[in-house]
RNA sequence: CGGGGAGUAGAGAAGCGGCCAUCUCACCAGCCUCAUAAGCUGGAAAUCGCGGGUUCAAAUCCCGCCUCCCCUA
Numbered sequence: 001c002g003g004g005g006a007g008u009a010g011a012g013a014a015g016c017g018g019c020c021a022u023c024u025c026a027c028c029a030g031c032c033u034c035a036u037a038a039g040c041u042g043g044a045a046a047u048c049g050c051g052g053g054u055u056c057a058a059a060u061c062c063c064g065c066c067u068c069c070c071c072u073a
Stems, first nucleotide, its partner, number of pairs: 002071006010025004018056001027043005049065005
């Protein structure tokens, strides 16, 4: 250089073009408890790697770029 895969809350993942982007753990508050943990209820946290394009509508399709992993030489 060439080929393939991945990038989505603090962490890990899901998400066949369509309402407010979902789940687990973690975090915050309340309930419970003598107290902690567990449990229950509620909450905050994502410009979906970046920039364009297509579309009425894009995390999803197309193009370019960046980062990481694998393969090949």
This is a predicted structure of a 73-nucleotide RNA (transfer RNA) from a Planctomycetota bacterium. Rfam family: tRNA. Rfam classes the family as a transfer RNA. The coordinates come from a structure-prediction model, not an experiment, and the mean pLDDT is 81.